[in-house]
RNA sequence: AGAGUUUGAUCCUGGCUCAGAACGAACGCUGGCGGCGUGCCUAACACAUGCAAGUCGAACGAGAAAGUCCUUCGGGAUGAGUAGAGUGGCGCACGGGUGAGUAAUGCAUGGGAACGUGCCUGUUACUGGGGGAUAACUGCGGGAAACUGCAGCUAAUACCGCAUGAGAUCUACGGAUGAAAGGGGGCUAGCAAUAGCUCUUGGUAACAGAUCGGCCCAUGUCCCAUUAGCUGGUUGGCGGGGUAAAAGCCCACCAAGGCGACGAUGGGUAGCUGGUCUGAGAGGAUGAUCAGCCACACUGGAACUGAGACACGGUCCAGACUCCUACGGGAGGCAGCAGUGGGGAAUUUUGCACAAUGGGGGAAACCCUGAUGCAGCAACGCCGCGUGAGUGAAGAAGGCUCUUGGGUUGUAAAGCUCUUUCGGCCGGGGAAAAGGGUAAGCGUGCUAAUACCACGUUUGCUUGAUUGUACCGGAAGAAGAAGCACCUGCUAACUACGUGCCAGCAGCAGCGGUAAUACGUAGGGUGCAAGCGUUGUUCGGAAUUACUGGGCGUAAAGGGCGCGUAGGCGGGCUUGUAAGUUAGUUGUGAAAUCCCUGGGCUUAACCCGGGACGUGCAACUAAAACUGCAGGUCUUGAGUAUUGGAGAGGAUGGCGGAAUUCCAGGUGUAGAAGUGAAAUUCGUAGAUAUCUGGAAGAACACCGGAGGCGAAGGCAGCUGUCUGGCCAAAUACUGACGCUAAGGCGCGAAAGUGCGGGGAUCAAACAGGAUUAGAUACCCUGGUAGUCCGCACCAUAAACGAUGGAUACUGGAUGUUUGGAGAAUUAACCCUCUGAGUAUCGUCAGUUCACACAGUAAGUAUCCCGCCUGGGGAGUACGGUCGCAAGACUAAAACUCAAAGGAAUUGACGGGGGCCCGCACAAGCGGUGGAGUAUGUGGUUUAAUUCGACGCAACGCGCAGAACCUUACCUGGGUUUGACAUCCCACGAAACUUGCAGAGAUGUAAGUGUCCCUUCGGGGACGUGGAGACAAGUGCUGCAUGGCUGUCGUCAGCUCGUGUUGUGAAAUGUUGGGUUAAGUCCCGCAACGAGCGCAACCCUUAUCCGUAGUUGGUACCAUUAAGUUGACCACUCUGUGGAGACUGCCGAUGUUAAAUCGGAGGAAGGCGGGGAUGACGUCAAGUCCUCAUGGCCUUUACAUCCAGGGCUACACACGUACUACAAUGGUAGAGACAGACCGUUUGCCAAACUGUGAAGUGGAGCUAAUCGGAAAAACACUACCUUAGUUCGGAUUGAAGUCUGCAACUCGACUUCAUGAAGCUGGAAUCGCUAGUAAUCGCAGAUCAGCACGCUGCGGUGAAUACGUUCCCGGGCCUUGCACACACCGCCCGU
Repeated sequence: AGAGUUUGAUCCUGGCUCAGAACGAACGCUGGCGGCGUGCCUAACACAUGCAAGUCGAACGAGAAAGUCCUUCGGGAUGAGUAGAGUGGCGCACGGGUGAGUAAUGCAUGGGAACGUGCCUGUUACUGGGGGAUAACUGCGGGAAACUGCAGCUAAUACCGCAUGAGAUCUACGGAUGAAAGGGGGCUAGCAAUAGCUCUUGGUAACAGAUCGGCCCAUGUCCCAUUAGCUGGUUGGCGGGGUAAAAGCCCACCAAGGCGACGAUGGGUAGCUGGUCUGAGAGGAUGAUCAGCCACACUGGAACUGAGACACGGUCCAGACUCCUACGGGAGGCAGCAGUGGGGAAUUUUGCACAAUGGGGGAAACCCUGAUGCAGCAACGCCGCGUGAGUGAAGAAGGCUCUUGGGUUGUAAAGCUCUUUCGGCCGGGGAAAAGGGUAAGCGUGCUAAUACCACGUUUGCUUGAUUGUACCGGAAGAAGAAGCACCUGCUAACUACGUGCCAGCAGCAGCGGUAAUACGUAGGGUGCAAGCGUUGUUCGGAAUUACUGGGCGUAAAGGGCGCGUAGGCGGGCUUGUAAGUUAGUUGUGAAAUCCCUGGGCUUAACCCGGGACGUGCAACUAAAACUGCAGGUCUUGAGUAUUGGAGAGGAUGGCGGAAUUCCAGGUGUAGAAGUGAAAUUCGUAGAUAUCUGGAAGAACACCGGAGGCGAAGGCAGCUGUCUGGCCAAAUACUGACGCUAAGGCGCGAAAGUGCGGGGAUCAAACAGGAUUAGAUACCCUGGUAGUCCGCACCAUAAACGAUGGAUACUGGAUGUUUGGAGAAUUAACCCUCUGAGUAUCGUCAGUUCACACAGUAAGUAUCCCGCCUGGGGAGUACGGUCGCAAGACUAAAACUCAAAGGAAUUGACGGGGGCCCGCACAAGCGGUGGAGUAUGUGGUUUAAUUCGACGCAACGCGCAGAACCUUACCUGGGUUUGACAUCCCACGAAACUUGCAGAGAUGUAAGUGUCCCUUCGGGGACGUGGAGACAAGUGCUGCAUGGCUGUCGUCAGCUCGUGUUGUGAAAUGUUGGGUUAAGUCCCGCAACGAGCGCAACCCUUAUCCGUAGUUGGUACCAUUAAGUUGACCACUCUGUGGAGACUGCCGAUGUUAAAUCGGAGGAAGGCGGGGAUGACGUCAAGUCCUCAUGGCCUUUACAUCCAGGGCUACACACGUACUACAAUGGUAGAGACAGACCGUUUGCCAAACUGUGAAGUGGAGCUAAUCGGAAAAACACUACCUUAGUUCGGAUUGAAGUCUGCAACUCGACUUCAUGAAGCUGGAAUCGCUAGUAAUCGCAGAUCAGCACGCUGCGGUGAAUACGUUCCCGGGCCUUGCACACACCGCCCGU
């Protein structure tokens, strides 16, 4: 000191949460010792039992007993003037407890005057002389008891007089009133009574002191205004009473006051303080222990006694409760110490002692003291110590993990060498550490005194609860002593297994749906440690109530506007004063605490001494700048007068024209009106249209403007009257008269309310018609309140500039309204300067989170007011005020969420915009969708119909070819180290042939065979058997993956470095102007460059050239049926190598550009045609069944072998194709022209022959520019068919065959004959194609034993159309909006 959390990311606002410290704590787990502290926060609930206040015989009278001794046995002595009781004195008002009440009768601080004060101290005086009682006691009674009555005896320091008496009290100043108590010791005299002396302790009166207490005043002292008025002894006076004392404290009379927004009164809560906790501080919270004050003592009330009480362990009365009772009556008060019950999350022993400190009584010894000193219990807190130290690598074993190599636990352990604090044991232990008591001696003082008394000192005796404690010594032995929480981020610390949105965790964010570092466990680690965590509370962080130290344009927040009261603030000069202010001095601010410093316990906590602090209050003195107050003065703030000016400023009359509707009449005829389209509606009873006349109400076109006026709301035809404000110029006057403004008062759009008018238009409600799934809406036809006027209410608006008012200051530029001055001018306009408004621009600065604001501030400052403190609940409820009502103003809480929000950024999206492209549309051609069949899919069925693919981008797709095999599926039959790989052992070469059983796999039997290398030990290949490691899996997860692929899309895009801009996300570059097929190129530009894409480089095709001519070619020379052959290589063609095309040339356009258009030449012209080539990325797209692979799963089975079946099923639906529906055709006949490709272990297969044909026989040639496949077909010619379900169409079915193959039943293809369905051009919808393309025609190839309407290639014939980019679809760039970001298949609202 900060951190997490709103977003895809950013900045801000803003809340929530965390890290810290603390505690009289509680709970969970754990627990060795000691010291010092602390311990009912709840029920001021109720209390059993014991104790907590007595003491004095030196105030007084009386006075036992047990026991012991003696005895004459009657008793006596002693105990003993003791115990106990009584009278009397002092104490019981202290000490101890608690915090109920109390918001001031309290407390804190500082002052004050009208008082009291026992015991204590000082001073003065006195203490003489009498009297009558009464307890105790005795006797007789009452009562259960508590207690009490009567009679009698007696004492006092008890009580009452008399005397005396002051400096006391009262006073009329003459006087009057007015006290006491003795006790004890000693001495002297005396027989004694008694008297005297002395010391001491008491007593009385009085004056002082000290201490303690009572009273008064000022200031401070919690929350609520949804408590605003309170008060009758109330406020004051005079006179009495009363008190210790001032006072309405009480009373009579008089006056009518007193308190209150500076918060009275009322309500709620609460003992106050020193202090304590926290905090940098200011503050905030708190008031246990210790200390001061107050209050209380079962609840309420009251007084008595006393120096002191209205009294915790006193009295009386009332009440509640408890107890005793003989029912008549009595007793009690733990908020004293222990303790009990109860309440509660929760708080101790019915301990020891008066040894110390202190208190009461006493002369004293001494007694009493649950105050206190100690001990006990409790980790409740703070502090200290220990649980061992050194060495020790084979880095042991075990655990965990693992890529199987290792890593880690870990020098940790074991082992070896040491030490012994603390605990346990044994021993020592000084009365050590303090203060007394008593006796004796001595000294001093007092005294007549060697008595007495006081003080000091010496000696003897004696006193300890704690305690046999602290402390010290000894022996033994590592021996007896570690846990708790956490490990996703915040926050230090990570792996494995289990679980599978389950169980659970969580302070916040969040984790868990099969690879969880977040759940549970383990290993490891981190933190603290006799404790550790959790919970609760307080402060902090939180500048999140902001005094220090915040805000209000858009995040929460400026009152709708003005006037003005209180209050706050206030111009220049001057004099005085001293309230504020400043300085100094004095008093006080208790101690303890905190801080500094020194000391004592071994240290520390703790304790003791000293100092400082205590920021405060009060008194006195001084200063006079500033503020205040009082006086004087000034003119610049403010105002007044004079002269002018502009204006929809306001109120109230009068007048006007256009339009609308209605009424009357004329003309006139079939429609009008309305809409996207219609209908309701009006109209032949004459509408609409048009003309004339009339009525009514409301609003004022053009001018008109970012124009004017007003405080705001607001204000508009013209004009009269009344009236408010504003501005300018210059003079004169007043002399701070000012600013703001809580309450208060007034104004305040629209709608709405009341009463009375008015009512043309428009128009909530309402009605009807449409639209629609519905349509209580949008649209249409009507239509009432209302809209207008007068009077009276209401008091709210996005009443907005979302920006309160006032004043001053701080670069500019450009408009506009309205004044003034100057220059110039005939005048106007224009120009310059200067006021008051109203606007715009702006990187001048400055401010702001940004957007933006920017002399009209959101800048810089001052003054005053209002308002805000997370979102929702809610501007709601309740209460109050206002209102006729509607409602307005004021204004919460429970509960709930972790966000809600502002500005800006990048994307995506839009039934937003601009530009552009594409067979995207349009223009065309041909199809699909209808029929039959083929094929794929869905569905259904099945033992199985294996699996995958699902919009484009699944569906003639994986499958370039399921009869067996394939094959993964089903049924049945077999095998279990396995069909396949590696390692080990034993045996055997391997292998082949045959028989039998079986569906086969397989089993069984017989026979043949005798490998290679060798160091002769053996080894290798192969086979059989065996054991285990392992094999195997087309089992799951394509959402764990690699690789490959599809798609947007061959679309023109996607990025980076440096620089610059911005707080930042980001931007710039890549945008702009042109251009292109293209982010292609050019120009411009805070950008300059670069990369992946585009293009080019590659292949093919189109032209030419060089070269080479066999198997290719044939012009010339021969030859043939034929380039067939000789010959030749010119040509074609083939192979190879080159050339060619580059907007290169010309013209025009264009920015002197890029480029475009046109032209020339050229085989080809502007990318010549086609292909290969696919950027960053998107779709968790597809594939674990091509392959590879993590994890999981199976292991006599989910592996493997075999036979048969299935993948070919079939009410149905869809996709893709083929064949057709015919004459641009069909059939028949005869005839012509390709290209590319393929073919030898099983290939292509010629000629010839056979068969109607599929095909068979056959065997030539061919390792292929040589031979073969091979016939090209559409086409052209001739003939027939003549619009017909046909000489179209060929499905289906029957029969007979061919071929392949071990095998065509399920389930192949083809042939022949026969049969001859549907179908006559296809609804909604939809697909392809821009040129050698579509359409149409055939040919070849891969797969392949066989099977092609599919696929891949090849050539033949060969069109139509494109105006154009409005619309549909997809895409690119720029821009705009956005509450979307899983991104519109989004988000989200209501029922």